[in-house]
Predicted 3D model of RNase P RNA and transfer RNA as a complex of 456 nucleotides.
């Protein structure tokens, strides 16, 4: 100098006019409900988004047993909890920094593995190879055999070839009619005293001739976690209007609490369904919170402790806008010898509170810092 | 704000236990029939299953992540 990795962070900055929202204060008017109007303090994110996960909060009697359902799935920690973070094993991809993994079992049992193949799972003989009998050519001879090569038939072979996604170790010697873990060495495999480590796991003295094909993001088993519903939860207040018809039930208990189902306990005379009517209001939960920022400790880190500052949206057709000046940032252009630096012209995104948190995942012009790595030059 | 559903061709839809990747229909186009149409007949054209990714030999089916599209919902007698 170029190429990359992986973290973090920033989301333009002052100003002048005009305008919205909630609070606080003062005025004015008022039909006493409230309307206007000045000043002040506040006023959107890093994802506020998707609602995928997880909790606080709230009601259902603080949720009793069972099954059936959901969910997660290596190991330790962290947390309020997690499917979420860190570290670390392990398998995989990069020359490397680093990255990716729904990463628990296929000797609990079922299922399936299409097409091609001889055979798809306690496995097979389609082509090859070899043995043996039999027949037939041909060839040698010492005439009784041998030996070649061709069909037929009985059997051995898993070495070779062929099919496939996947064919029951692999290379090499030896062995054998041909072969073959059928025997040796090596490596690969499995089971393993022992040792490290909290552990997943890792190393491995030794043993074994090789069995145990893939698929649980198929059903299933094993752990282990789960009660339901959401702020349209709920709580006050206020108003308005009209009821019919049908089916259950009333101590033989309908129907609720309580979600599919049983069981148990409680409550208990009304409950469901349809057609029809009204209201579309105020108030509370509502923002002080597992909150932010600084320092200092412990720890690899996630987080975790102490100490001291700060208040920092709460809206209901839903406020946080527009515009103009300056300056800062990219881009492009033209003047200028190149650079610096001057002119003009162009951009600034994704997106947007609604009870409240902690994650993940997706959107996003652009810019900054740190760390690490490869490659090439130079000293 | 919460809570559920669905996506295959221009448009309606099917695909069995995941298995030659995909039928059918309406509609285009072409041909017969007809003087012409139009109705019927025959043919033919049109998809890689919303998008990325992963499981797995193999994915429209199965499992994650997005994007589009729809519906429901309070209160009182």
């Nucleotide at each position: 100098u170029g190429a990359g990795u992986u973290g973090g962070c920033c989301a333009g900055g002052c100003g002048g006019c005009c305008g919205c929202g909630u609070g606080g204060u003062c005025c004015u008017c008022u039909u006493c409900g409230g309307a206007g109007g000045g000043c002040c303090c506040c006023g959107a994110g890093g994802a506020a988004c998707g609602u995928c996960c997880g909790g606080g909060c709230u009601c259902c009697g603080c949720a009793g047993g069972g099954c059936a359902g959901g969910g997660u799935g290596a190991u330790g920690g962290c947390u309020a909890a997690c499917g979420g973070c860190c570290a670390c094993c392990c398998g995989g991809g990069g020359u490397g920094a680093c990255c990716c993994g729904c990463g628990g079992g296929a000797c609990a049992g079922u299922g399936c593995c299409a097409c091609a193949g001889a055979g798809a799972g306690u496995a097979g003989a389609c082509c090859g190879c070899c043995u043996u009998c039999g027949u037939g050519u041909g060839u040698c001879c010492u005439c009784g055999g041998a030996c070649u090569c061709a069909c037929g038939a009985a059997g051995g072979u898993a070495a070779g070839g062929g099919u496939g996604a996947a064919a029951g170790g692999g290379u090499g010697a030896g062995g054998u009619a041909a072969g073959a873990g059928c025997u040796c060495a090596c490596c690969g495999c499995g089971c393993g005293a022992c040792u490290g480590g909290u552990g997943a796991c890792a190393g491995g003295a030794g043993c074994g001739g090789c069995a145990c094909g893939g698929u649980a993001a198929a059903c299933c088993c094993c752990a282990c976690c789960u009660g339901g519903a959401g702020c349209a939860a709920g709580g006050c207040c206020a108003g308005a209007c009209a009821g019919a018809g049908a089916g259950c039930g009333u101590u033989u208990g309908a129907g609720g609490g309580c979600u599919g189902c049983c069981c148990g306990c409680c409550c208990g005379a009304g409950c469901u369904c349809u057609c029809g009517g009204g209201u579309a209001g105020g108030u509370u939960g509502c923002u002080u919170g597992a909150g932010c920022c600084c320092c200092g400790g412990a720890g690899c880190a996630a987080u975790c402790c102490g100490g001291g500052g700060c208040c920092u949206a709460g809206a209901u057709g839903g406020a946080u806008g527009g515009u103009c000046g300056c300056c800062a940032c990219c881009g492009g252009u033209g003047c200028u010898u190149c650079a610096c630096g001057c002119a003009c012209c162009g951009g600034g995104a994704c997106a947007g509170a609604a009870c409240c948190c902690g994650g993940c995942g997706u959107a996003u012009c652009g810019g900054c810092c740190a760390a690490c790595u490869c490659a090439u030059c130079c000293g | 704000g919460c809570c559920c559903c669905c996506g295959u061709a221009g448009c309606c839809c099917a695909a069995u236990u995941g298995g030659c990747a995909g039928a059918g229909g309406c509609a285009g186009c072409c041909g017969a029939c007809u003087u012409a149409a139009a109705a019927u007949c025959g043919g033919u054209c049109c998809a890689g299953u919303g998008c990325g990714g992963g499981u797995u030999c193999g994915a429209g089916c199965c499992c994650c992540g997005c994007c589009g599209g729809g519906g429901g919902c309070a209160c009182c007698a």

Record summary: Its mean pLDDT, the model's own confidence on a scale to 100, is 77. It holds a member of the Rfam family "Bacterial RNase P class A". The family's RNA type in Rfam is ribozyme.